[in-house]
Context: one part of a larger RNA
RNA sequence: GGAUGAACGCUGGCGGCGUGCCUAACACAUGCAAGUCGAACGAAUAACCCGCCUUCGGGCGGUCAUAGAGUGGCGAACGGGUGAGUAACACGUGACCAACCUGCCCCGCACCCCGGGACAACCGCCGGAAACGGCGGCUAAUACCGGAUACUCCGGGCCUCGCGCAUGCGCGGCCCGGGAAAGCCCAGACGGUGCGGGAUGGGGUCGCGGCCCAUUAGGUAGUAGGCGGGGCAACGGCCCACCUAGCCUGCGAUGGGUAGCCGGCCUGAGAGGGCGAUCGGCCACAUUGGGACUGAGAUACGGCCCAGACUCCUACGGGAGGCAGCAGUGGGGAAUAUUGCGCAAUGGGGGCAACCCUGACGCAGCAACGCCGCGUGCGGGACGAAGGCCUUCGGGUUGUAAACCGCUUUCAGCAGGGAAGAACCAUGACGGUACCUGCAGAAGAAGCCCCGGCUAACUACGUGCCAGCAGCCGCGGUAAUACGUAGGGGGCGAGCGUUAUCC
Numbered sequence: 001g002g003a004u005g006a007a008c009g010c011u012g013g014c015g016g017c018g019u020g021c022c023u024a025a026c027a028c029a030u031g032c033a034a035g036u037c038g039a040a041c042g043a044a045u046a047a048c049c050c051g052c053c054u055u056c057g058g059g060c061g062g063u064c065a066u067a068g069a070g071u072g073g074c075g076a077a078c079g080g081g082u083g084a085g086u087a088a089c090a091c092g093u094g095a096c097c098a099a100c101c102u103g104c105c106c107c108g109c110a111c112c113c114c115g116g117g118a119c120a121a122c123c124g125c126c127g128g129a130a131a132c133g134g135c136g137g138c139u140a141a142u143a144c145c146g147g148a149u150a151c152u153c154c155g156g157g158c159c160u161c162g163c164g165c166a167u168g169c170g171c172g173g174c175c176c177g178g179g180a181a182a183g184c185c186c187a188g189a190c191g192g193u194g195c196g197g198g199a200u201g202g203g204g205u206c207g208c209g210g211c212c213c214a215u216u217a218g219g220u221a222g223u224a225g226g227c228g229g230g231g232c233a234a235c236g237g238c239c240c241a242c243c244u245a246g247c248c249u250g251c252g253a254u255g256g257g258u259a260g261c262c263g264g265c266c267u268g269a270g271a272g273g274g275c276g277a278u279c280g281g282c283c284a285c286a287u288u289g290g291g292a293c294u295g296a297g298a299u300a301c302g303g304c305c306c307a308g309a310c311u312c313c314u315a316c317g318g319g320a321g322g323c324a325g326c327a328g329u330g331g332g333g334a335a336u337a338u339u340g341c342g343c344a345a346u347g348g349g350g351g352c353a354a355c356c357c358u359g360a361c362g363c364a365g366c367a368a369c370g371c372c373g374c375g376u377g378c379g380g381g382a383c384g385a386a387g388g389c390c391u392u393c394g395g396g397u398u399g400u401a402a403a404c405c406g407c408u409u410u411c412a413g414c415a416g417g418g419a420a421g422a423a424c425c426a427u428g429a430c431g432g433u434a435c436c437u438g439c440a441g442a443a444g445a446a447g448c449c450c451c452g453g454c455u456a457a458c459u460a461c462g463u464g465c466c467a468g469c470a471g472c473c474g475c476g477g478u479a480a481u482a483c484g485u486a487g488g489g490g491g492c493g494a495g496c497g498u499u500a501u502c503c
Stems, first nucleotide, its partner, number of pairs: 001503004006499005013374006019367002021332001026330003030327003035074003040071002049062005081285003091209007100202002105198007113147004122137006153178007161170003183190001185188001211257003218248003223245004228240003260282004264275004287308005310321004338364001340363003346360001347358004377407004387398004411444001413439005421430001447492005452473003458487005468475002
């Protein structure tokens, strides 16, 4: 000098765009953050409408709906947060899987036949303070189950052909065994099943690369390998039985410390050094530890079970909870925001759709936290007012500075108009915002640091090694350009200084 997610002191007019718990992965009141489908299903029912009756209060029946709940489907594994752990194939990069999976989506081929029994909801009884539950009975389905068909799929056997990077891979034929399906509606859609292919997403393996300590030198028993098996989507000591005795290590094993990694960011001429906020990719985690279930897919943040700590309710028997989602609270801290508006846009989930949900997101609010832009006026105006300061008392300086004259009106203010963003009918939170026009009046808008040398800018007074200053050298003990105040000056400017950190 540059830089910062900064903080502190003094000061502070406006706008645009960004950014904003770096500390306690501390504890959390309250609200919201994941639902949706009646075109899968049974039931139920207010109003309206229609019909009948009426004691004129209403009652009964019917139709299409609608609320809440239930069965079922899809979603809830995305999106959002955080950086605790992790020195590891976690990440980056390159390669490989002849060892793998992939719901929804796209393409192609074929199929969608016949049956059955339940369980919720509901009704009845019962238990419990509650959370919630037990027993009996009825019932539907795209829920569940059985059978048929399939020979392309899976398993086994045989034959044949073509290949290869080892285990092997691929095409064809025959036989045996196994394996599907679902319907619904305004009749054209939406769906269902099997197989093959694609796309997307994931899983696995390996080469190379990126921290510190040797004041850590030896480490290792599923350890290293083999054979056989289990398990898995799949390879594998992943797991297991048996056998062998290996395996890693000075090119740093093991141990300890520290740390999420990268694209990138800062600095630097570069090489390099430092960092990993915001945005994007990957990973890990969700009160702590462990576990499985469901599912195409699970570290399952707003799922389940167990244990621990903590908080809350309780009728003392027993229950409920998890903001590292968005706001917000306490606490910690030098320090970091609103319990806002909207689904209008973009994107996501469900639905044929209408539409519903969406603290993702779009906006607004707060903060000079940062960058950028603008303003606080412009011209004229004296041998030069007053005041201040200095003075050799002549004067010098503040200083064209002010007053005064003329002019302009950015921004702010007031008033009128008023968007784009919307595509597909409709639909705009932002917002009466941006922007345009008009009006008034210099009117509302300047500070901070420094002035001994480094380093740009000097005098007076006060003080008297005191009070104090200080980045280094150093100032102050009676004339201090170094302390304090004033005048003047220098620098930067809605900022200026200080502190911290990196280059």
Small-subunit ribosomal RNA, 5' domain from an uncultured bacterium, 503 nucleotides, folded computationally. RNAcentral holds the full RNA, with entries from ENA, Greengenes and SILVA.